RNA sequence: GCGGGUGUAGCUUAAUGGUAAAGCCUUGGUCUUCCAAACCAAUGACGCGAGUUCGAUUCUCGUCACCCGCUCCA
Numbered sequence: 001g002c003g004g005g006u007g008u009a010g011c012u013u014a015a016u017g018g019u020a021a022a023g024c025c026u027u028g029g030u031c032u033u034c035c036a037a038a039c040c041a042a043u044g045a046c047g048c049g050a051g052u053u054c055g056a057u058u059c060u061c062g063u064c065a066c067c068c069g070c071u072c073c074a
Stems, first nucleotide, its partner, number of pairs: 001070007010024004018054001026042005047063005
C1' cells in the first nucleotide's frame, strides 16, 4: 500500500427500517443476629461524520480504532 472482518451499557451477547433487550457487574431495598446466597427495584449504551427515508443500530458513502490475510522495503 491492497483486500476482508468487527465496533451496541463497566464486561459478554441480542435486536435484518418502526418505543434498543438480556445476563454478569454496580447501587438501593426485602430477608438474616451479621455476612453470603436468594428475591425486588434503579442507574447506564448503538465508534465518529454525512446521505437516503415519514422514520436508520439496521441501507449507502467517508472516516477512526482493533483483528486477519497478501505485497514492498529495511
A computed fold for a 74-nucleotide RNA from Leucobacter sp., annotated as transfer RNA. Rfam family: tRNA. Gene Ontology term of the family: triplet codon-amino acid adaptor activity. The organism belongs to Leucobacter, within Bacteria. The same sequence occurs in records of 4 taxa. The coordinates come from a structure-prediction model, not an experiment, and the mean pLDDT is 81. The sequence is in RNAcentral, with records from ENA. A source record names the gene trnG.